This is a predicted structure of a 73-nucleotide RNA (transfer RNA) from an Oscillospiraceae bacterium. Rfam family: tRNA. Rfam's curators write: Transfer RNA (tRNA) molecules are approximately 80 nucleotides in length. Its family is annotated with triplet codon-amino acid adaptor activity in the Gene Ontology. The organism belongs to Oscillospiraceae, within Bacteria. It was read from a public genome assembly.
[in-house]
RNA sequence: GGACGAUUAGCUCAGCUGGAAGAGCAUCCGCUUGACGUGCGGAGGGUCAGCGGUUCAAGUCCGUUAUCGUCCA
Numbered sequence: 001g002g003a004c005g006a007u008u009a010g011c012u013c014a015g016c017u018g019g020a021a022g023a024g025c026a027u028c029c030g031c032u033u034g035a036c037g038u039g040c041g042g043a044g045g046g047u048c049a050g051c052g053g054u055u056c057a058a059g060u061c062c063g064u065u066a067u068c069g070u071c072c073a
Stems, first nucleotide, its partner, number of pairs: 001072007010025004019056001027043005049065005
């Protein structure tokens, strides 16, 4: 220098054919327990890596930049 992949909640990851974002763990609250833990129920937490474009509508499609990983030179 080039090719490919990844980037979504604190962490690990889903997200289908573009229709407007979820799970598990963690945190907090309640119930349960003599208490802790376990179990059950609920809540909070998101610039979907950045910028630009396409579209009535973008996490999703296109371009570019950045970071990480693999490979080639």

The prediction has a mean pLDDT of 82.